The RNA shown here (c-di-GMP-I riboswitch aptamer) has 91 nucleotides and comes from Anaerolineales bacterium UBA5796. Its Rfam family is "c-di-GMP-I riboswitch aptamer". Rfam's curators write: GEMM was predicted in a large-scale screen for bacterial structured RNA regulatory elements. It was read from a public genome assembly, where an Rfam model found it. Its mean pLDDT, the model's own confidence on a scale to 100, is 84.
């Protein structure tokens, strides 16, 4: 110096639920709370998944309401991968 023992300890972050707010929704923000995470840091780049307001279309006598189908430019990075970045560390 490197490897194994080796994520122990000290830290970090933070699920679901609940409360408040934003949003058509998915979901997001804040509080509380800890399921977990050694990149569960950042990034919608690829795949995948979620939602469908507006739009198109069908039913509807017509208009309308309502319901259905399609649809992302709306979301999920704690679904997987890529890219970028990264602290501490045991006998």
């Nucleotide at each position: 110096c490197u490897g194994a023992c080796c994520g122990a300890a000290a830290g970090g972050u933070a699920a679901a639920a609940c409360c408040g707010g934003g949003g058509a929704a998915a979901c997001c923000c804040g509080g509380c709370g800890g399921c977990g995470c050694a990149a569960a840091g950042u990034u919608a780049u690829g795949g995948g998944c979620c939602u469908a307001a507006a739009g198109u279309u069908g039913u509807g006598a017509a208009a309308g309401a309502a319901c259905g189908a399609c649809c992302a430019g709306g979301g999920c990075u704690g679904c997987c991968a890529g890219a970028c970045u990264a602290c501490c560390g045991a006998a």